Notes:
A computed fold for a 122-nucleotide RNA, annotated as SAM riboswitch aptamer (S box leader). The model forms 91% of the base pairs in the Rfam consensus. Rfam family: SAM riboswitch aptamer (S box leader). Rfam's curators write: The SAM riboswitch is found upstream of a number of genes which code for proteins involved in methionine or cysteine biosynthesis in Gram-positive bacteria. It was read from a public genome assembly, where an Rfam model found it. The coordinates come from a structure-prediction model, not an experiment, and the mean pLDDT is 80.
RNA sequence: AUGUUAUCAAGAAAGGUGGAGGGAAUAGACCCGCUGAAACCUUAGCAACCCUUUAGUAAUAGAGAAGGUGCUAAAUUCUACUUAGGUUUUGAUUCAUUUAUCAAAAUUUAGAUAGAUAACUC
Numbered sequence: 001a002u003g004u005u006a007u008c009a010a011g012a013a014a015g016g017u018g019g020a021g022g023g024a025a026u027a028g029a030c031c032c033g034c035u036g037a038a039a040c041c042u043u044a045g046c047a048a049c050c051c052u053u054u055a056g057u058a059a060u061a062g063a064g065a066a067g068g069u070g071c072u073a074a075a076u077u078c079u080a081c082u083u084a085g086g087u088u089u090u091g092a093u094u095c096a097u098u099u100a101u102c103a104a105a106a107u108u109u110a111g112a113u114a115g116a117u118a119a120c121u122c
Base pairs, nucleotide, nucleotide: 003120004119005118006117007116008115013043014042015041016040017039021032022031023030026080027079028078029077044072045071046070049068050067051064052063053062054061055060076114081111082110084109085108086107087106088105089104090103091102092101093100
C1' cells in the first nucleotide's frame, strides 16, 4: 500500500522532556492551548479486536486480562453529498368554497462518501 468483515453517542490521566500550536484532509463553524499545544518518554488506567478459558457439533454465550494492537476533551466535535422518507414555513400556478401541483428554505430520519481502529488478505 490492496481488498473483505466488524465497530465507531459507552469507558479511561498523572508525571518528565519540549515550547506553539492542535482538534485526519479541503471549506465553514465551534472548541482546546503559555494555568503549557504537537511530538517523544515513564507510569497508571479503559476497553475487550486478536488472545486465554468454560459450555456447546457449530453458531453463540459466560468469565478473564499475562501477551500483541488500540484508546484515555467535546458523537469520528459539528456541517458539506442524496432523483431518498417525515414535519413545518414561504412563494408561484390552478381553483375561486375547499384543494391540488411545483419550487425554495428550515428541521429531522435513513443512507452514501471520507476517515479511525482491529482481524484476515494480496